[in-house]
RNA sequence: GGGCGCGUAGCUCAGUGGUAGAGCAUCGUUCUGAUAAGACGAGGGUCGAUGGUUCGAUCCCAUCCGCGCCCA
Numbered sequence: 001g002g003g004c005g006c007g008u009a010g011c012u013c014a015g016u017g018g019u020a021g022a023g024c025a026u027c028g029u030u031c032u033g034a035u036a037a038g039a040c041g042a043g044g045g046u047c048g049a050u051g052g053u054u055c056g057a058u059c060c061c062a063u064c065c066g067c068g069c070c071c072a
Stems, first nucleotide, its partner, number of pairs: 001071007010024004018055001026042005048064005
């Protein structure tokens, strides 16, 4: 330098055009003699950035940024 993939909650990941979710973690309540496990509930996101397409974009397109792999 060229090609490909990934970027969504603290972490691991779903969601592929129509109001963003799960598990774990955190906090509260419950349970227990106590702790853990269990049960119930809550908080937590400018969906990497900027533009474009669309009535509507996490999703499609372009550029950039970061990470990874392959080729040279």
A computed fold for a 72-nucleotide RNA from a Candidatus Berkelbacteria bacterium, annotated as transfer RNA. The source organism's lineage runs through Bacteria, Bacteria candidate phyla and Candidatus Berkelbacteria. The coordinates come from a structure-prediction model, not an experiment, and the mean pLDDT is 82. Its Rfam family is "tRNA". Rfam's curators write: Transfer RNA (tRNA) molecules are approximately 80 nucleotides in length. Its family is annotated with triplet codon-amino acid adaptor activity in the Gene Ontology.